[in-house]
RNA sequence: GCCGCUAUAGCUCAGUAGGUAGAGCACAUCCAUGGUAAGGAUGGGGUCAUCGGUUCAAAUCCGAUUAGCGGCU
Numbered sequence: 001g002c003c004g005c006u007a008u009a010g011c012u013c014a015g016u017a018g019g020u021a022g023a024g025c026a027c028a029u030c031c032a033u034g035g036u037a038a039g040g041a042u043g044g045g046g047u048c049a050u051c052g053g054u055u056c057a058a059a060u061c062c063g064a065u066u067a068g069c070g071g072c073u
Base pairs, nucleotide, nucleotide: 001072002071003070004069005068006067007066010025011024012023013022019056027043028042029041030040031039049065050064051063052062053061
């Protein structure tokens, strides 16, 4: 220098024939216990890496950029 993959909640990850963003763990409150852990219920939390384009509508399609990983020269 070229190519590929990855980037979504605090963490680990789902979510593709474009149509209101999810799970588990963690966190908060409550229940429960003599108390703790385990358990149950409810809840909060996301500009979907950044910028632009296409579209009535984009996490999803297209382009560029950034970061990480891998490969080639």